């Protein structure tokens, strides 16, 4: 260094300020947030996983959302502007409260044994 086996550790942010009401972090205005891999340069909105749900498993089955202009070889990822999206249960209708969760995880790091 490459494959491969058991392991360890680590691994999600975010309701501010004011209306209406008997009650609303849920309505309305306004504010805040953004997992992991990939992509020719940096991505919540591209290509893919992941969280739910059934399944003893392999697997299924449900789910969101971006244009436009600039730079540059190159960016749906940068800048500049204008938008949009967020499982489920509970409660006044919740991405943000509470809860299933001291959990489960894509996937990262790291050390060990063989092996070549």
């Nucleotide at each position: 260094u490459c494959a491969u086996a058991a392991c360890u550790u680590c691994g999600g942010g975010g309701u501010u300020g004011g209306g209406u009401g008997u009650g609303a972090u849920u309505c309305c205005c306004u504010a805040c947030c953004g997992g992991c891999g990939g992509u020719g340069a940096c991505a919540g909105u591209c290509c893919g996983c992941g969280a739910g749900c059934c399944g003893u498993a392999a697997g299924g089955c449900a789910g969101g959302a971006a244009c436009a202009g600039g730079u540059g070889c190159a960016a749906u990822u940068c800048c500049u502007g204008u938008a949009c999206c967020g499982a489920c249960a509970g409660u006044a209708c919740a991405g943000u409260c509470u809860g299933g969760a001291u959990g489960a995880g894509a996937g990262a790091a790291g050390a060990u044994g063989c092996g070549c």

A computed fold for a 116-nucleotide RNA, annotated as FMN riboswitch aptamer (RFN element). Its mean pLDDT, the model's own confidence on a scale to 100, is 85. The model forms 96% of the base pairs in the Rfam consensus. Its Rfam family is "FMN riboswitch aptamer (RFN element)". Rfam's curators write: The RFN element is a highly conserved domain that is found frequently in the 5'-untranslated regions of prokaryotic mRNAs that encode for flavin mononucleotide (FMN) biosynthesis and transport proteins.